[in-house]
Molecule: Bacterial RNase P class A
Organism: Streptomyces collinus
RNA sequence: CGAGCCGGGCGGACGGCCGCGUGGAGUCCCCCUGACGGGGAGCUUCCCGAGGAACGUCCGGGCUCCACAGGGCAGGGUGGUGGCUAACGGCCACCCGGGGUGACCCGCGGGACAGUGCCACAGAAAACAGACCGCCGGGGACCUCGGUCCUCGGUAAGGGUGAAACGGUGGUGUAAGAGACCACCAGUGCUUGAGGUGACUCAGGCAGCUAGGUAAACCCCACCCGGAGCAAGGUCAAGAGGGAGCACCUCGGUGCUCCUGCGCGGACGAUCGAGGGCUGCCCGCCCGAGUCCGCGGGUAGACCGCACGAGGCCGGUGGCAACGCCGGCCCUAGAUGGAUGGCCGUCGCCCCGGCUCCCGCGAGGGAACCGGGGAACAGAACCCGGCGUACAGCCCGACUCGUCUG
Numbered sequence: 001c002g003a004g005c006c007g008g009g010c011g012g013a014c015g016g017c018c019g020c021g022u023g024g025a026g027u028c029c030c031c032c033u034g035a036c037g038g039g040g041a042g043c044u045u046c047c048c049g050a051g052g053a054a055c056g057u058c059c060g061g062g063c064u065c066c067a068c069a070g071g072g073c074a075g076g077g078u079g080g081u082g083g084c085u086a087a088c089g090g091c092c093a094c095c096c097g098g099g100g101u102g103a104c105c106c107g108c109g110g111g112a113c114a115g116u117g118c119c120a121c122a123g124a125a126a127a128c129a130g131a132c133c134g135c136c137g138g139g140g141a142c143c144u145c146g147g148u149c150c151u152c153g154g155u156a157a158g159g160g161u162g163a164a165a166c167g168g169u170g171g172u173g174u175a176a177g178a179g180a181c182c183a184c185c186a187g188u189g190c191u192u193g194a195g196g197u198g199a200c201u202c203a204g205g206c207a208g209c210u211a212g213g214u215a216a217a218c219c220c221c222a223c224c225c226g227g228a229g230c231a232a233g234g235u236c237a238a239g240a241g242g243g244a245g246c247a248c249c250u251c252g253g254u255g256c257u258c259c260u261g262c263g264c265g266g267a268c269g270a271u272c273g274a275g276g277g278c279u280g281c282c283c284g285c286c287c288g289a290g291u292c293c294g295c296g297g298g299u300a301g302a303c304c305g306c307a308c309g310a311g312g313c314c315g316g317u318g319g320c321a322a323c324g325c326c327g328g329c330c331c332u333a334g335a336u337g338g339a340u341g342g343c344c345g346u347c348g349c350c351c352c353g354g355c356u357c358c359c360g361c362g363a364g365g366g367a368a369c370c371g372g373g374g375a376a377c378a379g380a381a382c383c384c385g386g387c388g389u390a391c392a393g394c395c396c397g398a399c400u401c402g403u404c405u406g
C1' cells in the first nucleotide's frame, strides 16, 4: 500500500422567529359553597419533551385480574456440555461436525440396533436387497471348428442408473467369485487406563460386527409450561326504568332527597338440580336459584394504574467471558384523535467538477479556495431483558493474508 475479518461508537451543532404537549409559578375571569375550600376557561413566563432501532410483536419476565383438594389423559415448547440471568428459544466459554491459506465464520447439534411410515425420476433391483450387461459351469441346436444361439444354474469382482446399490486396498482361494479367509486402513459395539465438573479427547485390548437417508414424519427420552391481558384492573360521577320519603297544590302532577340499577319476548330449571367453577378434556369434588338467547334503550366522562426502574453514568473489585458485588453521583417524555414541528442564518459532514499548494523515487496521500448538489431508516402509548429486520454518511480499536522497503 492492497485485500479481508471481528468488535465498539456516532446518527449534526449553535443562534433567532413562529407553533405544539405535560408540569410549576404569576395574573385575570366564571361556576359551586354560609364559609374554609374546590372545579373550569384564557393570558404571560419558566423547566422538560422519542430511538438505535421508539419498528416487527417473534420469545422471556415484572405488574393486574381470574383460578390454585386430588387422580388420569391430551396439548405446547426446548434439545451438545458447563455457566450467566428475574426469566428466555437470549448471552458467554468450551466440545463435536463443516468451510476458509488465515484472522474467523456456519450448524433447527438428543435418539434411525423400541416400533411404524416414506424415499420422486432413473434403474434389473431402493431395504429380511438385487442377475440388465458382463464373468463362470452343465445340457442341447447350428457351425466356415474361431464361435453363435437356446435353456438350467452359480456369481455382487467389473460396467451402467441414481442423492444413495449393504466398507476400502492388496493377497489367499475358486469353474468364476464373495469378509469365505488373511494383512493393513476406516468405522461401529463392548471394554481397560489416563485427562477433564462435563460435552468429549488421547492411548490400548477384544469381536468379521460392516450398519442407507428422513424425527421441521408419527414416535421415544429428558426438562419446562395454569388462563387472559393496561380496552389488565380499581375509584368516583352519570344513566334509561322502578321504589320510598318530604314539600307545594288546580288532586293530578311538579320539585327535592335517598335507595336500586333498565324494559320486552322466548327457552330450560330446584331434594327427578337449570347452570357455574376447577381456564383443553374425563373422573371426582365444590357452589347452586336462577341461567341462557334475541330485540330495544341508557351512560360514552374524570382520576388512579403511569413514569424511581432487574434505572443510567463514573470508579473500584472478582471472573477468560457473559455477569456479579461494593461505593459515589444523577432523575431524564407521559399524549388519549393522540404533542415532540416548521422557516431562516452561521458552522461542520459527504459527493461531483475546477484550480493551487505540500509530502513521497513512485503507486498514492493530504490541505486551502470557488461553483453545484446531498443528508438515511424511522417515530413512544403499562414497563423492562432479548432476538429479528431497516438504515445516508462517518469515527475508533484489535487481528489476518499478500506485496514492497529498511
Base pairs, nucleotide, nucleotide: 001402002401003400004399006397007396008395009394010393012347013346014345015344016343017342018341020049021048023046024045025044026043027042029040030039031038032037051377055388056387058386059385060384061383062382063229064228065227066226070283071282072281073280075225076224077223078222079221080094081093082092083091084090095109096107097106098105099104110220111219115218116217117214118213119212132159133158134155135154136153137152138151139150140149141148142147167185168184169183170182171181172180186210187209188207189206190205191204192203193202194201195200233304234303235302236301241260242259243258244257245256246255247254248253249252262296263295264294265293266292267291268290275287276286277285278284311330312329313328314327315326316325317324318323349374350373351372352371353370354369356367357366358365359364